A computed fold for a 327-nucleotide RNA from a Burkholderiales bacterium, annotated as Bacterial RNase P class A. Of the family's consensus pairs, 93% are formed in the model. RNAcentral holds the sequence, with entries from ENA. Rfam family: Bacterial RNase P class A. The family's RNA type in Rfam is ribozyme. The prediction has a mean pLDDT of 76.
[in-house]
RNA sequence: GAAGUCAACCAGAUCGUCGCUGGUACAAGUCUCGAAAGGGCGUACUGGAGGAAGGUCCGGACUGCACAGGGCAGCGUAGGAGGUAACACCUCUCCACCGUAAGGUGAGGAUCAGAGCAACAGAGACGAGCCAAUUCAGUUUGGGUGAAACGGGCAAUCUCUACGCGCAGCAACACCAAAUAGGCACACGAUGACCUGGCCCGGGGAGUGUGCGGGUAGGUGGCAUUGAGCCGCUCUGGCGACAGGCGGCCCAGAGGAAUGACGGUCACGGUUCAGCGUCGCGAGACACGGGACUGCACAGAAUCCGGCCUAUCGGUUGACUUCACAA
Numbered sequence: 001g002a003a004g005u006c007a008a009c010c011a012g013a014u015c016g017u018c019g020c021u022g023g024u025a026c027a028a029g030u031c032u033c034g035a036a037a038g039g040g041c042g043u044a045c046u047g048g049a050g051g052a053a054g055g056u057c058c059g060g061a062c063u064g065c066a067c068a069g070g071g072c073a074g075c076g077u078a079g080g081a082g083g084u085a086a087c088a089c090c091u092c093u094c095c096a097c098c099g100u101a102a103g104g105u106g107a108g109g110a111u112c113a114g115a116g117c118a119a120c121a122g123a124g125a126c127g128a129g130c131c132a133a134u135u136c137a138g139u140u141u142g143g144g145u146g147a148a149a150c151g152g153g154c155a156a157u158c159u160c161u162a163c164g165c166g167c168a169g170c171a172a173c174a175c176c177a178a179a180u181a182g183g184c185a186c187a188c189g190a191u192g193a194c195c196u197g198g199c200c201c202g203g204g205g206a207g208u209g210u211g212c213g214g215g216u217a218g219g220u221g222g223c224a225u226u227g228a229g230c231c232g233c234u235c236u237g238g239c240g241a242c243a244g245g246c247g248g249c250c251c252a253g254a255g256g257a258a259u260g261a262c263g264g265u266c267a268c269g270g271u272u273c274a275g276c277g278u279c280g281c282g283a284g285a286c287a288c289g290g291g292a293c294u295g296c297a298c299a300g301a302a303u304c305c306g307g308c309c310u311a312u313c314g315g316u317u318g319a320c321u322u323c324a325c326a327a
Stems, first nucleotide, its partner, number of pairs: 001323010012266007020048007029041003033038001050298001054309002057307005062169004074165005079093005094108001095106004109160002114158002116154002126151001130143004173221004183212006194204003227250001229249005235244003268295006275288001277286003
């Protein structure tokens, strides 16, 4: 210098204007939102997407179901040892395969329980035998094919073994709570309740009123400042995953769903234009600053965490491998 391998990281910065949304403080008022429950509205300060927020594929927290215990079925996992709240995740390691190597991949238990399967070729493919030659005699010898010719293979076919999983999921679940229609209780009512504009007459007329209770619409909580939490350490143990210690921090929380729009400057990438410089005989190559145009990916929290998988313009850093060259 070239080609690779494995990790870690960034995902534009800043200013101005106009907005959206959570919290806190002040105000304690207001609304022709609502029956209520509850909700909206002002000012100031302050917080406001990701490495995958995605797929919803595993594992958990949490909640309800009987207190979730046993069995069957069903589903899942599978070398060994460990990590973890748990896992199908992660680590170390053995073996097999791929790669010159760094390294990568693995559905890697059992075919001495039973069943099933085996393309093409081959006379014959899982039952044992078949074919050719040979012999007194299945007696002896040989057999092209094929992954495999009688001894085995496949469990990524059923199965067996061991281990794990109760079921449903935040539309869980808890609380507040209309209208209407059922339900229950009490009171009144053909000796006329009730309706007919306030009263009387007249007319109509069989239910009327009050209270309670469950569910629904609607609302609130669950829900995100205290946890499997985040960051740092020349700390301790461990090969490592990880565990412990010390110090610091509080870090989105909506509910048709906020996290944005516009403009300026700078940074980065691409294309192009002319200029200058270096090297070269030259075609040209490289470097520098500048102008113009243009681009800036994948994507969008929805109860919360741990993983896996998938998508991702461009860029940075580290360790290692192979090859070439120079000293």

A source record names the gene rnpB.